[in-house]
Context: one part of a larger RNA
RNA sequence: CUGGGCGUAAAGCGAUCGUAGGCGGUCUAUUAAGUUUGGCGUGAAACCCCUCGGCUCAACCGAGGACUCGUGCCGAAAACUGGUAGACUGGAGGUAUGGAGAGGUAUCUGGAAUUGCUAUUGUAGGGGUUAAAUCCGUAGAUAAUAGAAGGAACACCAAAAGCGAAGGCGGGAUACUGGCCAUGACCUGACGCUGACGAUCGAAAGCGUGGGGAGCGAAACGGAUUAGAUACCCGUGUAGUCCACGCCCUAAACGAUGAAUACUCGUGGUUGUGGGGUUCAAAUCCCUCAGUGCCCAAGCUAACGCGUUAAGUAUUCCGCCUGGGGAGUACGGUCGCAAGAUUAAAACUC
Numbered sequence: 001c002u003g004g005g006c007g008u009a010a011a012g013c014g015a016u017c018g019u020a021g022g023c024g025g026u027c028u029a030u031u032a033a034g035u036u037u038g039g040c041g042u043g044a045a046a047c048c049c050c051u052c053g054g055c056u057c058a059a060c061c062g063a064g065g066a067c068u069c070g071u072g073c074c075g076a077a078a079a080c081u082g083g084u085a086g087a088c089u090g091g092a093g094g095u096a097u098g099g100a101g102a103g104g105u106a107u108c109u110g111g112a113a114u115u116g117c118u119a120u121u122g123u124a125g126g127g128g129u130u131a132a133a134u135c136c137g138u139a140g141a142u143a144a145u146a147g148a149a150g151g152a153a154c155a156c157c158a159a160a161a162g163c164g165a166a167g168g169c170g171g172g173a174u175a176c177u178g179g180c181c182a183u184g185a186c187c188u189g190a191c192g193c194u195g196a197c198g199a200u201c202g203a204a205a206g207c208g209u210g211g212g213g214a215g216c217g218a219a220a221c222g223g224a225u226u227a228g229a230u231a232c233c234c235g236u237g238u239a240g241u242c243c244a245c246g247c248c249c250u251a252a253a254c255g256a257u258g259a260a261u262a263c264u265c266g267u268g269g270u271u272g273u274g275g276g277g278u279u280c281a282a283a284u285c286c287c288u289c290a291g292u293g294c295c296c297a298a299g300c301u302a303a304c305g306c307g308u309u310a311a312g313u314a315u316u317c318c319g320c321c322u323g324g325g326g327a328g329u330a331c332g333g334u335c336g337c338a339a340g341a342u343u344a345a346a347a348c349u350c
Base pairs, nucleotide, nucleotide: 004321005320006319007304008303012318014201015200016199017198021194022193023192025088026087027086028085029084030083031082033081034080035077036076037075038074039073040072041071042070043069049065050064051063052062053061054060091191092188093187094186095184096183097182098181099180103177104176105175106174107173108172109171110154115149117147118146119145120144121143125136126135162169163168206247207246208245209244210243211242215241216240220236221235222234223233258317259316260315261314262313263312266295269292270291271290272289274287275286276285299306300305323350324349325348332343333342334341335340
């Protein structure tokens, strides 16, 4: 290895693109590398196994056969795999016509609200809590009105809705731009799938330089609570949160479910097309493709549950797991400004 697994028990890389490699649709002809088969040679002896024989038996020894069955050469076969040549359209791509969308980037812009400021009205409280206090206020607060300022986030619409590879994406307008879907007497003609190494993207926090700073708010300070209270509650409040550029590269990065293809009962819902029927026009109705949720047949599962968006039935390729702790640690390597990330043990112990 034959012969296990990865939703929750250990185990799917956070995601994508893609090199090598692996695998790959239909038909015809050919080839004969793989494959199958015949012959010849070789595969030392001993050993193992079988049969027979020799020591009185056995161990031991002798003879013959078989075995591991591989490999070389010569020939044959041509279904399958591979090669070559030609063809095909269902996979894939293109094109044409339509379509939906918080997909991305940049610029401009809007209103509500918070905050501080200015002015006016006005007077003794306000704020906060379970209750309080710290705190703000007669140097005029809170409340009310008007104004200008600044930053951040976008109520309603809003949805089990939509888009994106994932992270993620939500006021409005414009410009640029990626992907997707439907339809078809169109075009190319297997151009495909996966993907070690690699490359790119990658929430939040964090880091560097320069801006910005309304609200919120690690740290810090104060007030409470309490036996204590380095907390929960309250009052302040720095970094940060925001922008530009450059790093970091991790998450319960989750559907805890890798990607692709094919097949396998149904019901009702929803988003975006197309077709049919009905209608003055719609709505309602039927079919279809692509998504997105619920419930279920068969089947699967240890159970929970999954169930055409599979965890069903199969195939291809990649990643990963192998008792708990030690440990995702040490050491070394690589990367990083650092924080650290990544790769990744052992002793020992149960």